c-di-AMP riboswitch aptamer (ydaO/yuaA leader) from Actinoplanes sp. TBRC 11911, 138 nucleotides, folded computationally.
[in-house]
RNA sequence: GGCAGGCCACCGCCUAAUCGCCGCGAGGCGAGCCGGGGACCCAGGUUUUCCCGGGGUGAAUCCGCUGUUCCUAGCGGUAGGGAUCGCUUCCGUCCCGAACCCGUCAGCUAACCCGGUCGGCGGCCGACGGAAGGAUUG
Numbered sequence: 001g002g003c004a005g006g007c008c009a010c011c012g013c014c015u016a017a018u019c020g021c022c023g024c025g026a027g028g029c030g031a032g033c034c035g036g037g038g039a040c041c042c043a044g045g046u047u048u049u050c051c052c053g054g055g056g057u058g059a060a061u062c063c064g065c066u067g068u069u070c071c072u073a074g075c076g077g078u079a080g081g082g083a084u085c086g087c088u089u090c091c092g093u094c095c096c097g098a099a100c101c102c103g104u105c106a107g108c109u110a111a112c113c114c115g116g117u118c119g120g121c122g123g124c125c126g127a128c129g130g131a132a133g134g135a136u137u138g
Base pairs, nucleotide, nucleotide: 010123011122012121013120014119018031019030020029021028022027032117033116034115035114036113037112042107053105054102055101056100057099062077063076064075065074066073080096081095082094083093084092087133088132089131090130091129
């Protein structure tokens, strides 16, 4: 001097997942944000056949191809979603496009009722994006 790793602090990103107070701690109570259940009205509403449970959180749905006895895997795309150096939008670029839960049960839904507030990443390298508008400051 370079590379890699660990810890702490700080900054930043995804996410509802942050903040305050009490407590030695475990934990508890709130605020904010998020989710579910739950009326009238609305939706729904008849006949026949076939098939089949249905629903929720989430951006994470759907299609084609290959492989496979089944399960299962992969490749390409896609509804949709995120970042792009700290505001918004557009263009460009780079990514994600999962996983889980309820248990035969739930449309919407005021009052009301019940819950969550996890986890995963990056940072002096690289990219040093472009345009418009706004705000603030001088």

The sequence was found by an Rfam model in a public genome assembly. The coordinates come from a structure-prediction model, not an experiment, and the mean pLDDT is 77. NCBI's taxonomy places the organism under Bacteria, Bacillati, Actinomycetota, Actinomycetes, Actinoplanes.